[in-house]
RNA sequence: CCCUUAUGAAGAGCGGCGGAGGGACAGGCCCUGUGAAGCCCGGCAACCUGCAUUUAUGGAUGUAAGGUGCCAAAUCCUGCGGUAUGAACCGAGAGAUGAGGA
Numbered sequence: 001c002c003c004u005u006a007u008g009a010a011g012a013g014c015g016g017c018g019g020a021g022g023g024a025c026a027g028g029c030c031c032u033g034u035g036a037a038g039c040c041c042g043g044c045a046a047c048c049u050g051c052a053u054u055u056a057u058g059g060a061u062g063u064a065a066g067g068u069g070c071c072a073a074a075u076c077c078u079g080c081g082g083u084a085u086g087a088a089c090c091g092a093g094a095g096a097u098g099a100g101g102a
Stems, first nucleotide, its partner, number of pairs: 002101006013041001015040003021031003025079004042071003046068003049064006075094001080091004
C1' cells in the first nucleotide's frame, strides 16, 4: 500500500513546554493570542487482551488499562443515488479506527 470485516449523537484536563495554526480532501461552517499544531503529563474505554460472574457455549455483564485508539461540534455538515417541491429520511461512496488476511 491492498483485501475482508466491525464500529461511529456515549466518554475523556481551567496541567506543563510551545508558539500559529487546526478541523483528511473540496465547498461550507467553525475552533484558535481568553493561546492552534506538536511534545510531556493526565484522562477516556470503542476494538484486541487479562481477570471475575453468568451461560441455551453463540455469547452476556462487570472490571483492569497490557496492545492499539481516542480526548470541540454526528465521521462538524454536504460532496453520489433514491424518496421528498422548502426542511428531512434511507442507502452507497470517501475517509477514520480496531481485528484478521495477502
SAM riboswitch aptamer (S box leader) from Youxingia wuxianensis, 102 nucleotides, folded computationally.
The coordinates come from a structure-prediction model, not an experiment, and the mean pLDDT is 81.
The source organism's lineage runs through Bacteria, Bacillati, Bacillota, Oscillospiraceae and Youxingia.